[in-house]
Context: one part of a larger RNA
Molecule: large-subunit ribosomal RNA, domain I
Organism: Compsopogon caeruleus
RNA sequence: AGCUUACGGUGGAUACCUUGGUAUUCAGAAGCGAUGAAGGGCGUGACUACCAGCGAAAUGCUUCGGGGAAUUGGAAGUAAAUUAUGAUCCGGAGGUUCCCGAAUAAGAAAACUUUUUAAACUACUUACUGAAUUUAUAGGUAAGAAAGAGCAAACCUAGUGAACUGAAACAUCUUAGUAGCUAGAGGAAAAGAAAGCAAAAGCGAUUUCCUUAGUAGCGGCGAGCGAACUGGAAUCAGCCUAAACCAUAUUUAAUAUGGGGUUGUGGGACAGCACUAAUAAGAUUAAAAAAGGUUAGAUGAAGCAGUUGGAAUACUGUAUCGUAGAAGGUGAAAAUCCUGUAAUCGAAAACUUGAUUUACUUAGUUGUAUCCCGAGUAGCAUGGGGCACGUGAAAUCCCGUGUGAAUCAGCGAGGACCACCUCGUAAGGCUAAAUAUUACUGAAUAACCGAUAGUGAAACAGUACCGUGAGGGAAAGGUGAAAAGAACCCCGGGAGGGGAGUGAAAUAGAACAUGAAACCGUAAGCUU
Repeated sequence: AGCUUACGGUGGAUACCUUGGUAUUCAGAAGCGAUGAAGGGCGUGACUACCAGCGAAAUGCUUCGGGGAAUUGGAAGUAAAUUAUGAUCCGGAGGUUCCCGAAUAAGAAAACUUUUUAAACUACUUACUGAAUUUAUAGGUAAGAAAGAGCAAACCUAGUGAACUGAAACAUCUUAGUAGCUAGAGGAAAAGAAAGCAAAAGCGAUUUCCUUAGUAGCGGCGAGCGAACUGGAAUCAGCCUAAACCAUAUUUAAUAUGGGGUUGUGGGACAGCACUAAUAAGAUUAAAAAAGGUUAGAUGAAGCAGUUGGAAUACUGUAUCGUAGAAGGUGAAAAUCCUGUAAUCGAAAACUUGAUUUACUUAGUUGUAUCCCGAGUAGCAUGGGGCACGUGAAAUCCCGUGUGAAUCAGCGAGGACCACCUCGUAAGGCUAAAUAUUACUGAAUAACCGAUAGUGAAACAGUACCGUGAGGGAAAGGUGAAAAGAACCCCGGGAGGGGAGUGAAAUAGAACAUGAAACCGUAAGCUU
C1' cells in the first nucleotide's frame, strides 16, 4: 500500500406516511363597482416582529336564530379578564369601514399636499341666454337628477389579423381566419319563425349530437382542404311592427298620437253579415300564492372477559346491532370507544324555485278587384370578400364604386342562362329549451402523484434571489403515544461530551423515525 471481516463516521437513497396537488362527475352560482370595486398602503392586541382577522365603533359593535361549557386566532408564556343573567363558537340581517386605487374639488413622484369642502367628465331634464345668419341652430350659464366610467378565469359575438410550419426548396396553396390585439354582451352568447329545402313524393323556425362521409367536390388536381340533401336523436314556441284606411292635434303642407292591420291553400284595407266567449292559448304581462330548496343545526343501534404488550383496535373465549359493515380518529389492526354513517326531524331572518289562481291579451265569415303589402332597395356592370368551391360554366350570400326596377296579371329561388313546372314572399324587429365554459361554492370519485413526484409553490411562494425594466424564479416535509424536551453532578471559556433521570425505545436528544451507496476512519487477519 492493497484485499477481506467487524465496528463506527459522513451522507440522505430506499420503503412507510401525508397536511398538498392532479383529473373527472353532479349540483349551486355565474359577477363585483360612484351606496366607491378588484388590488393595495397604513393602522388595530396588556406585552406583538410576522401571518391571519378587523378599520379610529379597528383581534371587534347591534340584533335575530342555533348551541351548551368553557373562552381571550396561528402561538407557547406571563398578566388581566369574560362565562349557566348562557360567553367563546356557528348561521341570517344590520352598523362601522382611515388613505390610495375607475378615483371623480384642485394638484401630485399611488397610499401625500392645498383650498373656497366641491360627484370631475360624458350623456339626460328644466330654465335663462345665444354666433357666423333674419328666423333658427351650434354654443354658453345655472339648477336638478344620478345613467355611464373600472375590475374579473373560461365560454360567446364582432372588428383587425400574423409567422414559424407543411408542400421534403418555394411564390398560388397550407399553417388559419388559428395565435395575438381591440370593442361589446350574457349567464349563457350567437342563430331563429322560410323571398327555406326538395323533386313529380314531400317537409315545415333555430340550435346541438349521430349518420350521410373522408363521400360529392375543391386543389401548383401537389401538399392538402372538404360539404349538403336524406335518415336517426336531444329540445320544442311562437310573436310584434311598417303600409293602405279612419280619427284627433297648431290646421293648410308635413308631422305626431290613437284606432286599424300582419298574410302565401296570398293577406289586409274597403263594402256587407255576425257580434259572442262556450272553449282554447298565453315566455309573450302584472299580482297573489300551495308546496319545496339554500344559508346554522338535532336525534341517531350494538361488547365484555382473559392473554401478550409501554399501550389493545391484536389473539383466545363468548355476545350484540344493522334502513347504520362509508370514512376518519383513538398509545398496534375497532360495525358495537369517539366523531360520524343509514334513517328521521329542524329556521326568528334572508334569498330562491314556483304547481295553481286572478286580472289582462288574442282568436269570425262573404263579396269586389279601387288602394296597400318595407327603394337609392332588388337587379345589372366593375373591383373584392365569403360560401368545402383557389374565377372557374360559378349560382346563392356580403361589401366599395357606378347605374338602377316592379307591387300580386307582382317579385325571388330551384348551382351559368332560357322555357315549363314547383317552392317561397326580400329590402323592419323580438324570442325560452336542447348547446359552450368554470375564476368561485358545496358534495363525491380515482388500476392519479406521494416530497428530484404531484401545482412553480405540502413549509409565511410568485416568497428569497436575479434583472434598469418587461420579465425570470428556487431550495426547504416526518422526535415521541404523550414534552414526559433531559432536574442534579462532572470536564470545558464555550461548543460539545460523560453520569443521573424520562421513555417501550435516546444508535428516538431536538443537526431528532427508517438510515443504502459514494467517501473517511479504527481494529484484526492475509498478501507484497